[in-house]
RNA sequence: GGCUGGGUAGCUCAGUGGUAGAGCAGCGGCGUCAUAAUCCGCCGGUCCCGGGUUCGAAUCCCGGCCCAGCCACCG
Repeated sequence: GGCUGGGUAGCUCAGUGGUAGAGCAGCGGCGUCAUAAUCCGCCGGUCCCGGGUUCGAAUCCCGGCCCAGCCACCG
């Protein structure tokens, strides 16, 4: 330098045009002599950044940035 995959909640990840979700974590309740587990509820997001397309974009297109892998280069 080229190619591929990825960037979404504190963490791990879904969601692939039509009002952003789950599990874990956190908080409250229930429970218990007390604690934990279970169960119920709450809290949670500028969907990496900037443009474009569209009635409508996390999703499609273009350009960046970052991460991982592969290839090439490296007298």
A computed fold for a 75-nucleotide RNA from Chloroflexi bacterium GWC2_70_10, annotated as transfer RNA. Its Rfam family is "tRNA". Model confidence (mean pLDDT): 84 of 100. RNAcentral holds the sequence, with entries from ENA. Lineage of the source: Bacteria > Bacillati > Chloroflexota.